c-di-GMP-I riboswitch aptamer from a soil metagenome, 72 nucleotides, folded computationally. It matches the Rfam family "c-di-GMP-I riboswitch aptamer". Gene Ontology term of the family: cyclic-di-GMP binding. Rfam describes the family as follows. GEMM was predicted in a large-scale screen for bacterial structured RNA regulatory elements.
Formats: sequence, C1' cells, structure tokens
RNA sequence: GAAAAGGGCAAACCCAUCGCAAGGUGGGGACGCAAAACCAACGGAACUCUCUGAGUUGGCCGGGUUACCGAA
Repeated sequence: GAAAAGGGCAAACCCAUCGCAAGGUGGGGACGCAAAACCAACGGAACUCUCUGAGUUGGCCGGGUUACCGAA
C1' cells in the first nucleotide's frame, strides 16, 4: 500500500455433523479481504445459556506477534 508477479483466504446460502444456544467443523459456494494468518490467557464491544457463572465472535473495534511483493 501504488503498479505488477506468485498467489492466499472465503461472507451469505445449501448439505452433513457437534453444541441447550450463540456458534464450531467438513464439503459445496463467493460477498468481500494487503494480513479475512495467529492471539478471546491484552482492552473494549456484541451475542448465548444449563445464568452472579460459564461460553461464543479475530470477517465487530483497538492492540500484539508473524508472513509475500517492493514504487512513493
């Protein structure tokens, strides 16, 4: 974060499956993404429940760590 190059990931939805649920996993599928890689044991926010505790979301925001290319 411009041009290109090699490419990468995969929203909604559908099928299967796990979970009470939010949601997760696999396959199909692409709305998009320069970190849409990882971290929920960094802070906030939202969501769920068997609710004073437990859980979910990193493609909600900020932040941290790492990675490809290489103009300004």
Annotation:
The RNAcentral record of the sequence draws on MGnify. The model forms 94% of the base pairs in the Rfam consensus.